Glycine riboswitch aptamer from an Actinomycetota bacterium, 90 nucleotides, folded computationally. Its Rfam family is "Glycine riboswitch aptamer". About the family: This family represents the bacterial glycine riboswitch. A reference for the family is Babina et al. (2017), "In Vivo Behavior of the Tandem Glycine Riboswitch in Bacillus subtilis", MBio. It was read from a public genome assembly, where an Rfam model found it.

RNA sequence: AUGACGUGCUGCGGGAGAGUCCGCAUAUGUCGGCGCCGAAGGAGCAACCGCCCCGGGAAACUCUCAGGCACCAGGUACCGCAGCACAGAA
Repeated sequence: AUGACGUGCUGCGGGAGAGUCCGCAUAUGUCGGCGCCGAAGGAGCAACCGCCCCGGGAAACUCUCAGGCACCAGGUACCGCAGCACAGAA
C1' cells in the first nucleotide's frame, strides 16, 4: 500500500399482518368501547455458564407497555446492492 470477514450509518430496490365494528361528533378529524395484528421500540424466558443466595443468558418464540388495523400514502424488522466510517485476518 492492498485489504477478506465483521460492526455502524446513509442511499436505492423489495417488504407483511390485523375492524372502512359501534357510539358521539362530523368536511376531514378527535374521543370512548369492544375485537384484532406484530416486523419500529420495549419486556420475558430455554439450553448453557458462573462466584450457584443469585446473576449472566438468543430469537423471526412469547407478551402486547408502546405502535398499528378500509383504500391510498407513510413507516417498519428482514433481504439485496452501493457508498462512507471504524476495526482488522492474510